The prediction has a mean pLDDT of 76. The RNA shown here (Bacterial RNase P class A) has 323 nucleotides and comes from an uncultured Spirochaetales bacterium. The model forms 96% of the base pairs in the Rfam consensus. Its Rfam family is "Bacterial RNase P class A". Rfam describes the family as follows. Ribonuclease P (RNase P) is a ubiquitous endoribonuclease, found in archaea, bacteria and eukarya as well as chloroplasts and mitochondria. Its family is annotated with dimeric ribonuclease P complex, tRNA processing and ribonuclease P activity in the Gene Ontology.
RNA sequence: UCAGGCCUCCGAAGUAAUCGCUACAGGUUAGAGGAAAGUCCGGGCACCGCAGGACAUGACGCUGGCUAACGGCCAGGAGCAGCAAUGCUACAGAAAGUGCAACAGAAAGCAGACCGCCGAAAGGUAAGGGUGAAAGGGUGGGGCAAGAGCCCACCGCAUUCCUGGUGACAGGGAUGGCAUGGUAAACCUCGUCAGGUGCAAGGCCAAGCAGUAACUGGGUUGUCCGCCUAUAGUUACGGGUAGGCUGCUAGAGGUAGCGGGUAACCGCUAUCCGAGAUAGAUGAUUACAUAAACAGAACUCGGCUUAUCGGGGACCUGAUCUU
Numbered sequence: 001u002c003a004g005g006c007c008u009c010c011g012a013a014g015u016a017a018u019c020g021c022u023a024c025a026g027g028u029u030a031g032a033g034g035a036a037a038g039u040c041c042g043g044g045c046a047c048c049g050c051a052g053g054a055c056a057u058g059a060c061g062c063u064g065g066c067u068a069a070c071g072g073c074c075a076g077g078a079g080c081a082g083c084a085a086u087g088c089u090a091c092a093g094a095a096a097g098u099g100c101a102a103c104a105g106a107a108a109g110c111a112g113a114c115c116g117c118c119g120a121a122a123g124g125u126a127a128g129g130g131u132g133a134a135a136g137g138g139u140g141g142g143g144c145a146a147g148a149g150c151c152c153a154c155c156g157c158a159u160u161c162c163u164g165g166u167g168a169c170a171g172g173g174a175u176g177g178c179a180u181g182g183u184a185a186a187c188c189u190c191g192u193c194a195g196g197u198g199c200a201a202g203g204c205c206a207a208g209c210a211g212u213a214a215c216u217g218g219g220u221u222g223u224c225c226g227c228c229u230a231u232a233g234u235u236a237c238g239g240g241u242a243g244g245c246u247g248c249u250a251g252a253g254g255u256a257g258c259g260g261g262u263a264a265c266c267g268c269u270a271u272c273c274g275a276g277a278u279a280g281a282u283g284a285u286u287a288c289a290u291a292a293a294c295a296g297a298a299c300u301c302g303g304c305u306u307a308u309c310g311g312g313g314a315c316c317u318g319a320u321c322u323u
Stems, first nucleotide, its partner, number of pairs: 001319005007313005014288006021031003024027001033294001037305002040303005045198004052225004057194005062076005077091001078089004092189002097187002099183002114129002116125003137155006156178001157176008202246004211237005217229003253272008
């Protein structure tokens, strides 16, 4: 200098003035985001006499940590990709069972002989070739009529022992000619977890009224058991009223410093209070400046996913050049 990897910060709706909107503590106060989006997970909170048990259903699936919790995050292991920095993984089990793999091929889950090789023949053979995504360990040597783990060496596989590690695993030794492939984001098996509904939850005040019919049932996913309850309920049709307050913002909160930890994160100290609308608030004008996308809170928080413009910083890898 070029090409990459990974982490992090900032923001165009800016600044100033004038007029205007919302909140409240009524004044030098504050007033949409990193995703406010999706409604995908997990909570906080609220309600339900069953939330108790079983089945069903659904989710997760290597190991160890973090957290209120998670399908999240951090750190490792294994495998794969890459020269590397790094990245990705739906990563338990295929000898419990069932299923699937068209066509081709002799034969594709318990097999097999098409061409071929050996042999006078009977027969032997699966090394070579062909088909295929995949054909019953691989390479080399010996041996054989020709061949084959038939034998040997190395690799691989199975069993077992030792060492290191919390662990997933890693390394090494011994024995054995020893291999019945793949697929479970196919059914399935195993392990763990899950009560439901949700701020249109829930609570208070106000307003208003007209009932009829059916059922023994009714009780917050579905089924069953248990338990509770019953002239109260549930369902269907029909009539009337529907305004306001609360929930509603001080929190698993933000910022800074110190300590612990590889990290996620935890602890301590100090300090701050930064939107609470309800047909739904933040707009208009002028001046300056500029590089712009995706884009507006509705109880709230931790994540994930998706959409995206521009600028800045640190570290790491590779190549080339110079000193």